[in-house]
RNA sequence: UCUUAUCAAGAAAGGCUGAGGGAACAGGCCCUGUGAAGCCUUAGCAACCGGUCCGGAACAACGGAUGUCAGGUGCUAACUCCUGCCCCCCGCUACGGCGGUCCGGGAAAGAUGAGA
Numbered sequence: 001u002c003u004u005a006u007c008a009a010g011a012a013a014g015g016c017u018g019a020g021g022g023a024a025c026a027g028g029c030c031c032u033g034u035g036a037a038g039c040c041u042u043a044g045c046a047a048c049c050g051g052u053c054c055g056g057a058a059c060a061a062c063g064g065a066u067g068u069c070a071g072g073u074g075c076u077a078a079c080u081c082c083u084g085c086c087c088c089c090c091g092c093u094a095c096g097g098c099g100g101u102c103c104g105g106g107a108a109a110g111a112u113g114a115g116a
Stems, first nucleotide, its partner, number of pairs: 001116007012042005020031003025084004043076003047073003050069001051066005080109001085106003089100004
C1' cells in the first nucleotide's frame, strides 16, 4: 500500500516527568497543575487470531460451542467525542441556493484484527 471483518458494549491505579491532549485540516464541544502527552510497573477488558471441545468416515475443508484457555495483537473519558460530502426530513428563497434537524441511511477518512 491492497483486500476483508468489526467499530452505540466493555475495562485504571501507581511511579517518573511537567503542558498540553481528544489522528490530520476547519468549526464546535470537552479533558487537563485535583497533573495533558510520553515512558515504566501493576491491574483490568474481551474483539480478531490462535488454543480446546463437538459434529464432520478423517488430525482436512466446513459448521457449532467455549474466556472455568487471557497465548499473540489490541484496548481501558465522551458513538471513531460531534459536524464536514451525498440522500432523507423541516424551514426560507430573488429558484442560483441558504439555513436547520436526525442514536435516519450511505460515502469518505480513521482505528483495530486477519490475510497479501

Overview:
Predicted 3D model of a 116-nucleotide RNA (SAM riboswitch aptamer (S box leader)) from a soil metagenome. Its mean pLDDT, the model's own confidence on a scale to 100, is 80. The model forms 91% of the base pairs in the Rfam consensus. The RNAcentral record of the sequence draws on MGnify.